Source information: This is a predicted structure of a 694-nucleotide part of an RNA (large-subunit ribosomal RNA, domain II) from an Armatimonadota bacterium.

Context: one part of a larger RNA
């Protein structure tokens, strides 16, 4: 563990809502008579409910309290009922079951141990040698001192028994619910230890560790209040049908718990509106923009009130300032808690048309939720961080299965009654795994970019576009020149084009800087600005933009397309056919629900029951409602069985949506079933149940 049994919303009484039945007012309660006696039928009206309300109450009454009131408001009149049986709920009661740590209450223990009393008992051998005493020696003597000797004191020493339990190993479903082995402490003492005997749970008892008080101890143990109590956890058993939530708000010694309100369900009355679109009037202050239209922030400029330096001064003045500046003003700006303004989308009303699924209201029975969670938009908090938090809003999941997204509650398509070896489609797909297009026509990418990223960086490479040189020869090479005054001037040790300052002319010519960049100590020396040839057509610059490129590092193992692989089997743009593809939809057949009609049947009727058509439905947790199976038990009936009951068994057959039910065949060997109706200890897979088996 697996098998079998057993195992959880009950009962009583009260109250409430529904149904049904009686009655029209309704019911009888203990009693008590009878009988064919767990029962039944009579009697029994006490009583209970209803029949009149209103007030606190006298008390009045279809009223009645308040009030001066014949106002005015409150509760009332005009819509009843009562008793049985069912069912649903709620109250008290163990109240669906199992579970507590605890808590009081009466006892039982101290044969274990803790401490005490009483009377007994045991400690091998060995060492060491306290006091006292004796004897001898010191001395004038001695109670002093020294030596001997005797002695035999000591929580004295070393070690058996004995008690104890220190380090290790091992044992750790053990040999043992504390123990073996080796090793240690104490062993004449606050030692150990037999026997009887005291102390008891609010307690004792403790050389004191919350130790010990019968393998139990921060309060023993048996029994009993008692089935405490558990706002926690776990469990809670048969089918089919119909609807189907909630994780919000206010409150709470309240936060995983309830209450109320609200959503939702389901019944039941009432009768006609709910959504949508449009049209008409309305609300409003967000996005956005805007600011001498206003509270505020901010940046510079002008302009200046005042104040700070300075000069100037006996004082009052006064000058002057690359220095702070209020206000004004001028330019560009910012605002969740600014607004001169302002939407879209929202949200109200009131018309009209569409829609018919009974939508939606009102009352009433019964709940469940009150941890929500994620993707899109829109904010607040955080870091314009979280698979982060919080409010709003729409989906989805919760409670949803299919199909895509490799796998993947919260994304994309889509909401599954059931059956088919039919079709068409969505998402998304159509080289191969792998079902369907190696599909046409046009571009683009060369990076396996696709198939992960960012500032920034680049003659990647396409498209368009603007300004410029250019057959009077452009751009690149290449041959040639690339010069005088002059070594400009100053500086400097030296500065001759080229540390550095300052000028930056003017000749000559085609051109040629007061010198672009190498070089020199400084000159030299290369080069370049610029011209001239040679060549013979394009060339130089930017600006938008598509697509790529670098930027680019992790932990077992390619591992950042699912894979194989791809140059199109990759992006993207643009036109196009066609297929695959889901439990959407279509097609056929059944089923069930729930309305409309129309027939039939039964009844007075309301309405039931069936039966054709024919419109909408039939994912589902939690929970609500309806219909059924089956087990035991009573009544009452009809009926089986040794010519074989029950159980059990078969990959034996029918049936029923299903729980289930019949039949046949084996087995078994004595009961057993149909119906109807009435009652319940009535259905098991789970509670680390519970008891037996293995």
């Nucleotide at each position: 563990a697996c098998c079998g049994g057993c195992g959880a919303g009950u009962u009583g009484c009260u109250g409430u809502u529904g149904g049904u039945c009686g009655u029209a007012g309704g019911u009888u309660a203990a009693g008590c008579c009878u009988c064919u006696c767990a029962g039944a039928g009579g009697c029994g009206g006490a009583g209970c409910c209803a029949g009149a309300g209103c007030g606190a109450a006298a008390g009045c009454g279809a009223g009645u309290g308040c009030g001066a009131a014949u106002a005015g408001c409150g509760c009332g009149u005009c819509a009843c009922a009562u008793g049985g049986c069912c069912a649903g709920c709620a109250g008290c009661a163990g109240a669906c079951c199992c579970g507590a740590a605890a808590c009081c209450g009466c006892g039982u223990g101290a044969u274990c141990u803790a401490c005490c009393c009483a009377u007994g008992g045991u400690c091998a051998g060995g060492g060491g040698g306290a006091a006292g005493c004796g004897u001898g020696g010191g001395u004038a003597a001695u109670u002093c001192c020294c030596a001997u000797g005797u002695g035999g004191a000591c929580g004295c020493c070393c070690g058996a028994a004995c008690c104890a339990g220190u380090g290790u190993c091992g044992g750790u479903u053990g040999a043992a619910a504390a123990c073996g082995g080796c090793u240690u402490g104490g062993a004449u003492g606050a030692a150990c230890u037999g026997u009887g005997g005291g102390u008891a749970g609010g307690g004792g008892u403790g050389a004191a560790a919350u130790g010990c008080c019968a393998a139990u101890c921060g309060a023993a143990c048996g029994c009993g209040g008692a089935g405490a109590u558990a706002g926690c956890u776990g469990g809670u058993u048969c089918u089919c049908c119909c609807c189907g939530a909630a994780a919000u708000g206010c409150a709470u010694u309240g936060a995983g718990g309830u209450g109320c309100a609200g959503c939702g369900u389901c019944g039941c009355u009432c009768g006609u509106u709910c959504u949508g679109u449009c049209a008409u009037g309305c609300c409003g202050g967000u996005a956005g923009a805007g600011c001498c239209a206003c509270u505020g922030g901010a940046u510079g400029g002008c302009c200046u009130a005042g104040g700070g330096g300075c000069c100037u001064u006996a004082c009052c003045c006064g000058g002057u300032u690359a220095c702070c500046g209020a206000a004004g003003u001028c330019a560009a700006c910012c605002a969740a808690a600014c607004u001169c303004c302002g939407a879209a989308u929202g949200g109200c009303a009131u018309g009209a048309c569409a829609u018919c699924a009974c939508a939606g209201g009102g009352c009433g029975g019964c709940a469940g939720u009150g941890a929500g969670a994620c993707u899109g938009c829109g904010g607040g908090g955080g870091a314009u961080a979280a698979g982060c938090u919080u409010g709003g809003u729409c989906g989805u999941c919760g409670a949803a299965a299919g199909g895509g997204a490799a796998a993947c509650a919260g994304c994309c398509c889509a909401g599954a009654c059931c059956g088919u070896c039919u079709g068409c489609u969505a998402a998304g797909g159509u080289c191969c795994c792998a079902g369907a297009g190696c599909g046409c026509a046009g571009g683009c990418u060369a990076a396996g970019u696709g198939u992960g990223a960012a500032a920034g960086g680049a003659u990647g490479u396409g498209a368009g576009g603007a300004c410029g040189c250019c057959c009077a020869g452009a751009c690149a090479a290449c041959c040639a020149g690339g010069a005088u005054g002059u070594u400009g001037g100053c500086u400097u040790a030296g500065a001759a084009g080229c540390a550095g300052c300052c000028a930056u002319c003017a000749u000559u010519g085609a051109a040629a800087a007061a010198g672009u960049g190498c070089g020199u100590a400084a000159c030299a020396g290369c080069u370049u600005a610029c011209u001239g040839g040679u060549c013979g057509a394009g060339u130089g610059u930017c600006c938008u933009u598509g697509c790529g490129c670098c930027g680019a590092u992790a932990a077992u193992g390619u591992a950042a397309g699912g894979g194989g692989g791809c140059u199109u089997a990759a992006g993207c743009c643009u036109g196009c056919c066609a297929c695959c593809g889901a439990a959407g939809c279509a097609a056929c057949g059944g089923a069930u629900g729930u309305g409309g009609u129309c027939c039939g049947u039964g009844g007075c009727a309301a309405c039931a029951c069936g039966g054709a058509c024919u419109g909408c439905g039939u994912g589902g947790u939690a929970g609500g409602g309806g219909a059924g199976u089956g087990u035991c038990c009573g009544u009452g009936u009809c009926g089986c069985g040794g010519a074989g009951a029950a159980g059990c068994u078969g990959a034996g057959a029918g049936c029923g949506u299903a729980a289930g039910c019949u039949c046949c065949g084996g087995u078994g060997g004595a009961g057993c079933g149909u119906c109807a109706c009435g009652g319940a200890g009535u259905a098991c897979g789970a509670a680390u149940g519970c008891c037996g088996g293995c």